A computed fold for a 498-nucleotide part of an RNA from Phasianus colchicus, annotated as large-subunit ribosomal RNA, domain I. Taxonomically the source falls in Phasianus (Eukaryota, Eumetazoa, Teleostomi, Coelurosauria). Its Rfam family is "Bacterial large subunit ribosomal RNA".

Context: one part of a larger RNA
């Protein structure tokens, strides 16, 4: 030095576990904000820090309900001091307080800071003062009346934030075509505007085919069909049929919308009642074994020293609200009530675009930037060039629930979903530490034990670190670097080999 065996060290795989995630289902909710939001800064406790809560009334105040014996949030024990059956703490409703920044709004500003004016005042302090729009009032040019403009005022409105869904405006490229230009990707991504709990669409100038249907939306099918297409790559309907859901109306003033009150149904925000088991054996511990019972509209689930229907919390079922809110119904009251007068610079046409599955093509239809430009129900549009016949409908005004889309969020439930290199980036004080000028990037890190019973006391040692006894415990090779404890790697002992 190697091999083997035994025992260790190191290390943290594996097994088991789950506080956290993931994906859904069923309901709810679908907004918050000048009555100052979302998000923060700084404070706030008897005691330093962080988290949580709260706001100079600061882990809280008042009140109304619930509950009923302890309580003063967590890491986190101890000390100190308090409260509490005259009901504390805790849970729910309403109210009050709510520093400073932030749309931030008196002016400024390098957010959480600086500097003002006016009014009131109990002299502590309190209130008002941004901009735009709208209404009203007063003023008021060129320019006579006026108008523009200006000033003031309002117990009028807006603004800012928010996950997806929706409508509109604007709108790529990579890519594919095995290159690339029409084309595709795609009206996608990104950006902007606007709204709602849904939005949009919507009661035929629609389809159909000589039979008929009868608003819109969504799903299945028709069908990868008919078509479009450097007829390449690719794109891709409709009629009809079957379903979901159904609802129709209005414009000489109404449908309606908003809101308040009453009646009254069902719920939401705290809760309450809630059946039934003992002995024995093993064991540290019984829920396990054995024996004999019981309940069940309750044998979902969780906990308890191993596996509990009957020990605990619960569960089935029944039931409760002073206060606030939601919903359904009917009645009554108040407020609001657009545009317009049956649709004219419209339909149609020409040129140039866009949308239609349809790339200009034989291309109808819809839309419109420019230029034009009818008829008036004895009229007009459409039926895929165009014409005739026939059929069908009535544009150029408006409203409309449901079926449909989505989930930042709340509650309950579910899983041939994960189980700490997995599952969210984040089970743990994580969008943290750390990196970057910045936009931005972005971790690692769970487990003693049933219970701290977390090792009094003694010894070695530096008043150490660490260890040896003693003690606790079922176990301490469960000792806080703590369940299990693989391998690599490093030792000690013994044997063999060289």
């Nucleotide at each position: 030095c190697g091999c083997a065996u035994a025992c260790g060290g190191u290390g943290g795989a594996u097994g088991c576990c789950u506080u956290g995630g993931c994906a859904g289902c069923u309901a709810g909710a679908g907004g918050c904000g000048a009555u100052g939001a979302a998000g923060g800064a700084c404070g706030u406790g008897g005691u330093a820090a962080c988290c949580u809560g709260c706001g100079a009334u600061a882990a809280g105040g008042u009140u109304c309900g619930g509950u009923g014996a302890g309580a003063c949030g967590g890491u986190a024990a101890a000390c100190a001091g308090u409260c509490u059956u005259u009901g504390a703490c805790c849970c729910g409703g309403a109210c009050a307080u709510u520093u400073c920044c932030g749309a931030a709004u008196g002016g400024g500003g390098c957010a959480a800071c600086c500097c003002a004016u006016c009014c009131c005042u109990u002299a502590g302090g309190g209130g008002a003062u941004a901009u735009c729009c709208u209404g009203c009032a007063c003023u008021g040019a060129a320019u006579a009346c006026a108008u523009a403009g200006g000033u003031g005022u309002a117990u009028g409105g807006a603004a800012g934030c928010g996950a997806a869904c929706c409508c509109g405006g604007a709108g790529a490229a990579c890519u594919g075509a095995a290159a690339c230009a029409u084309c595709u990707a795609a009206g996608u991504a990104c950006c902007c505007g606007g709204a709602g709990g849904a939005a949009a669409a919507g009661a035929a100038a629609u389809c159909a085919a000589c039979c008929g249907a009868g608003a819109u939306u969504c799903c299945g099918u028709u069908a990868g069909u008919a078509g479009c297409g450097g007829c390449g790559a690719g794109c891709g309907a409709a009629c009809g049929c079957g379903g979901a859901u159904u609802a129709g109306c209005c414009c000489u003033u109404a449908a309606g919308c908003a809101u308040u009150g009453u009646u009254g149904u069902a719920g939401a925000u705290a809760g309450g009642a809630g059946a039934a088991g003992g002995c024995u054996c093993u064991g540290g511990a019984a829920a396990g074994u054995g024996c004999c019972g019981c309940c069940a509209u309750a044998g979902u689930g969780g906990g308890u020293g191993a596996u509990a229907g009957c020990c605990c919390c619960g569960u089935a079922u029944c039931u409760a609200a002073a206060a606030u809110c939601u919903u359904a119904u009917a009645c009554a009251g108040u407020g609001u009530g657009a545009a317009a007068u049956c649709g004219a610079g419209u339909a149609g046409g020409u040129c140039g675009g866009g949308a239609c599955a349809c790339g200009u093509g034989u291309u109808a239809u819809c839309u419109u930037g420019a230029c034009u430009g009818a008829a008036u129900a004895u009229g007009g549009g459409g039926g895929g060039a165009c014409c005739a016949u026939c059929c069908u409908c009535c544009a150029a005004g408006g409203c409309u629930a449901a079926a449909u889309a989505c989930u930042c969020c709340u509650a309950g439930c579910u899983g041939a979903c994960c189980g700490a290199u997995a599952g969210u980036g984040a089970a743990c004080c994580a969008g943290u530490a750390c990196c970057g000028u910045g936009a931005g990037g972005g971790a690692a890190a769970g487990g003693c034990g049933a219970a701290a019973a977390g090792a009094a006391c003694c010894c070695c040692g530096g008043a150490g670190a660490g260890g040896g006894g003693a003690g606790u415990g079922a176990a301490a090779u469960a000792g806080a670097u703590c369940c299990u404890g693989a391998a690599a790697c490093c030792g000690u002992a013994u044997g063999c080999g060289u």